[in-house]
Context: one part of a larger RNA
């Protein structure tokens, strides 16, 4: 992983409330027992009780009224609107239980079972190659007054040294669906001891035993196994099986030992009332209001002057004082700003009411029954909070998404066009496209860009290039360019060592020649000199310079695999701007046939007269998760009818046909199989598989 089979909302109930049926009916009905019986039934008695027919009020109580009050006031709950009730059956829902189904970790019982694994302890046996060391003691020698003492033998101690068995497991490599649910192969520690190890034996689950690791007590230990409580609990996770039609959400609030639970509210459904000038929307009408913006009149903040209190410096003075201030600085004035907890002011929208109109109305309002959902996320607006971060967080609003398909956006839950009942090899469009992939224009007129910009990006830069304006100078020759001048006083003064147009300070930087030439625009010398500019002429010959707005490029521009048009590939574009036609293009629209829900009108059956059903026209609908509601198919057994069946039942394996589907085949085929099975109305349930790391068997 497949394939079979099994495998999950059930019984109960003096309990809530619908449907449908029966009896009785202002009343309906017994329970317990009890008596009879043709005895799991039935028939009778039994009225206790319950529910209805009267309510009010804490209650005594009173009563079509009551409570409340000092009231014969008001006002709240009733009366005036009259159907109940006991069966039968069935749907949903709650409640006691295991209560849909599978799962725990655990917890508790027992004269329960275990020490053949292991801990420790007792009994009783067993075991330790080889080689080193060379303790006491003892002998000899020598010493000594005697001993201590020296020496050599000798002797054989030690939780003594090496090192096999043995015990053990330091370090590395393997192995890791192993050869092995703990091992190998190298290394490595102990080896006479607190040693090892064989037989028999004691200790037991809050107990053991532990040189103590919560270690071990049979591959299990912070409480063993096993069996029983028991189907423990489980606000958790998974899983819950046939079909088609109607409707169709929430992820708010508010309370919670609450926050992934669950209660009551909104929100969804279905019956039933209500059938109306009720909802809703647009206008029209009248109403609260302080938010956008403004704006400073309050509150605060805050700039720069101006006027001048206060102060600080400075200067005068024996004291008292007086003078100056480019220093700080209240009030007040002038100019200009700021505010979520400022407002002298003030909208758009929203929201409240309304006896009008106009449109819509699976729109609205009570009741009662069943829910589901309080994990929501994305965008655009309008704020907190963050950093004017974040697929961030947290309110408010809208819309989609969740519960939504189709078309565009290369791809894509949310962006953009659209809301999918079936059918069609019919048409028309929306976004959003029309070279090629890939349906549709190489369509049209006018323009831009050269950057492959398009087809990421900012301060900032720049003689890119189109448009548009404003100004200078120009045949009395502008601009550029080339030739030729560029002087005299005078090295202006002062400073310096020097300073001579050019180090640096001064200047009413003047004055002459002339067609021009600055007490000099750069470069250059120590300082002079050179070299050049300004300014003038001439050659030449017709446009040449400056700003400002604004279209589109450019530059800026650096990231890790090769990657920022979907590719291809485009340059009077297949790009970019304006404008025109024309086509493509969805499950939208439209056209044709079909189904179905709710309404309406019409005819026909049937009727308990309340309706039901059928066929016809017609109008409005039919996306959809949790979830309300309808109506059906299939299975197994039972009753009652009528029936098929060795001339071949069931099953099984093909095939044709039917039906919106679950399925079905009725007077269908073919095989195959051998003895049972449908129909129709009913009834009754161990009643429907793909999923539960589901169970069991197979492949």
């Nucleotide at each position: 992983u497949c394939c079979g089979g099994c495998g999950a909302g059930u019984u109960c109930g003096a309990c809530c409330u619908g449907g449908c049926u029966g009896g009785c009916g202002a009343g309906g009905u017994u329970a317990a027992g009890c008596c009879g019986u043709u005895c799991a039934g039935c028939g009778g008695c039994g009225g206790a009780g319950c529910c209805g027919a009267a309510g009010c009020g804490a209650a005594a109580g009173c009563g079509a009224g009551u409570c409340u009050g000092a009231a014969u006031a008001g006002g709240g709950c009733g009366u005036c609107a009259g159907a109940g009730u006991c069966g039968g059956u069935u749907g949903g829902g709650c409640g006691a239980a295991g209560a849909c189904c599978c799962g725990a970790a655990a917890c508790c019982a027992g004269a329960g079972u275990g020490a053949u694994c292991u801990a420790u302890c007792c009994a009783u046996g067993g075991c330790c190659a080889g080689g080193c060391u060379g303790a006491a003691g003892c002998g000899g020698g020598g010493g000594u007054a005697a001993u201590g003492c020296c020496u050599c033998g000798u002797g054989g101690a030690g939780g003594g040294c090496c090192g096999a068995a043995c015990c053990g497991u330091u370090g590395u490599g393997g192995g890791u669906u192993g050869a092995a649910a703990a091992c190998c192969g190298c290394u490595c520690g102990g080896a006479u001891g607190a040693g090892c190890u064989g037989u028999g034996g004691a200790c037991a689950g809050g107990g053991g035993u532990g040189a103590a690791a919560g270690g071990c007590c049979a591959a299990u230990c912070a409480a063993a196994c096993c069996u029983g409580g028991a189907g423990a609990u489980a606000g958790c996770u998974g899983g819950u099986u046939c079909u088609c039609c109607c409707c169709g959400a929430a992820a708010g609030a508010u309370a919670u030992u609450u926050c992934g639970g669950u209660a009551u509210c909104g929100c969804c459904u279905c019956u039933g009332a209500g059938u109306g000038g009720a909802g809703a929307c647009u206008g029209c009408g009248g109403g609260a209001g302080g938010u956008a913006g403004a704006g400073c009149a309050c509150u605060g903040g805050a700039u720069g002057g101006g006027c001048u209190a206060g102060g600080g410096c400075c200067c005068u003075u024996a004291c008292c004082g007086g003078g100056g201030u480019a220093c700080c600085a209240a009030c007040c004035c002038c100019a200009a700003c700021c505010a979520a907890a400022c407002u002298c002011c003030g909208a758009a929208u929203g929201c409240c009411c309304g006896a009008c109109a106009g449109u819509u109305g699976g729109u609205c309002u009570c009741a009662g029954g069943g829910a589901g959902g309080c994990a929501g996320g994305g965008u655009g607006c309008g704020g907190g909070c963050g950093a004017u971060a974040a697929u961030g967080u947290u309110c408010g609003u809208a819309c989609g998404c969740g519960a939504g398909a189709g078309g565009g956006a290369a791809a894509g839950a949310a962006c953009c066009c659209a809301g999918a009942c079936c059918c069609u090899c019919g048409g028309c469009u929306a976004a959003g496209g029309u070279c090629c992939c890939c349906a549709a224009g190489u369509a049209c007129a006018a323009g831009c860009u050269a950057a492959g910009u398009g087809a990421c990006a900012a301060a900032g830069g720049a003689u890119g290039u189109g448009a548009a304006u404003c100004u200078g100078c120009g045949u009395a020759g502008a601009c550029a360019a080339c030739u030729g001048g560029g002087a005299g006083g005078u090295u202006g003064g002062c400073u310096u060592a020097g300073a001579a147009g050019c180090a640096g300070c001064c200047a009413u930087u003047c004055c002459u020649u002339g067609a021009a030439a600055g007490a000099g625009u750069g470069c250059g010398u120590a300082a002079u000199a050179g070299c050049u500019c300004a300014c003038c002429a001439g050659u030449c010959a017709a446009g040449c310079g400056g700003g400002u707005u604004u279209g589109c490029g450019c530059c800026g521009a650096u990231a890790a695999u090769g990657a920022c048009c979907g590719g291809g590939a485009c340059u009077c574009a297949a790009g970019c701007u304006u404008g025109u036609c024309a086509c493509c293009g969805a499950a939208g629209c439209c056209a044709g046939g079909g189904c179905u829900g709710c309404g309406g009108c019409c005819a026909c059956u049937u009727u308990u007269c309340g309706a039901a059903g059928u066929g016809g026209c017609u109008g409005c609908g039919g996306g959809g998760u949790a979830g309300g509601g309808g109506a059906g198919c299939g299975u197994u057994g039972c009753c009652u009818g009528a029936g098929c069946a060795u001339g071949g039942a069931a099953g099984c394996g093909g095939g044709g046909c039917c039906g919106u589907g679950a399925g079905g085949c009725u007077a269908c085929c073919c095989g195959u199989g051998g003895a049972g099975c449908g129909c129709a109305g009913g009834c009754a349930a161990g009643u429907g598989a793909a999923a539960a790391u589901g169970c069991c068997g197979g492949a």
Large-subunit ribosomal RNA, domain II from a Thermoanaerobaculia bacterium, 699 nucleotides, folded computationally. The RNAcentral record of the full RNA draws on ENA.